Predicted 3D model of a 156-nucleotide RNA (FMN riboswitch aptamer (RFN element)) from Litorivita pollutaquae. Its mean pLDDT, the model's own confidence on a scale to 100, is 75. It matches the Rfam family "FMN riboswitch aptamer (RFN element)". From the family's description: The RFN element is a highly conserved domain that is found frequently in the 5'-untranslated regions of prokaryotic mRNAs that encode for flavin mononucleotide (FMN) biosynthesis and transport proteins. The organism belongs to Litorivita, within Bacteria. The sequence was found by an Rfam model in a public genome assembly.
[in-house]
Formats: sequence, structure tokens, C1' cells
RNA sequence: GCCGGUUCUCAGGGCGGGGUGCAAUUCCCCACCGGCGGUAAGCGCGAAAGCGUAAGCCCGCGAGCGCCUUUGCAACCAAGUCAUUGGAGCAAAGGGUCAGCAGAUCUGGUGCGAUUCCAGAGCCGACGGUCAUAGUCCGGAUGGAAGAGAACGACA
Repeated sequence: GCCGGUUCUCAGGGCGGGGUGCAAUUCCCCACCGGCGGUAAGCGCGAAAGCGUAAGCCCGCGAGCGCCUUUGCAACCAAGUCAUUGGAGCAAAGGGUCAGCAGAUCUGGUGCGAUUCCAGAGCCGACGGUCAUAGUCCGGAUGGAAGAGAACGACA
């Protein structure tokens, strides 16, 4: 200095038992589950270099809601020079920048070093629905997506 592109595939788990009740996989008791990338003293392989793997709660990311933009609908409010303009509402499409809902870990042990190893005890989990309050049921979702991989291409 240049390239950093295209296409395809893949990409989430979990209510079992008991109690109360007209009714609860939603409440109560006991259970069960843990997306993706990074980090790692564990574990596996190796003569070594190193490679693979290893965190729900350490650092980030994703889906959902919110938010923002555009378009349409509608004709509620305000202004008006009656052309419209602004606000509020509904729907669809798009954005993923921003900040929010929005998340949750301590104690002991070992050690130079651990919120990651070992032991113990804790804690967290979108939105809408429901004869009764949901991480686990149903729905948006045969969707989207962090990202993983493959093929081709480009450059060195």
C1' cells in the first nucleotide's frame, strides 16, 4: 500500500414427586436447566513447543421489550395565513448507535497468582397468554441472532 467480499449449512436446555385449592407444570416444599465470544493454575494429548477442552452469576455479545428512523392508517388534541404543521394513537418495515428494562457470588482451601481449580453455602433468568402469580407450559418462532463451520473469491 492492498484485501478484508460472495454464497451455503448449522446455531437453547429444563416441572419429576408432594402440598394447598373449584382451579396452579404459574403459589408453597423438594427437584431440574444454563446460548455465543474472551479469559484459565484444572483435565486430556504431547519429549517439548504447543494443541484440545474447561465460568449461568469476571469482561463483552445475542434474541425479547423499550428506544430511534421511515412509511401507511386514523382524524383525538393544539396551532393556523385553512395550504398545512406539531403532538398523541395504531400498524408495518428498518436500525442495533445510545442509554434503559436487566440479570445474578460469596466463604473457606491450595497457591507467586484463582470471583475461573477444589469444598461448601448462596443467587439470577425478556415479552404476551393462562380457571391462579411461569427460567421449565402455550405463543410471536417453519422467525431472528451472538457466533461456529464450509466452499468460492481477493490480497500478501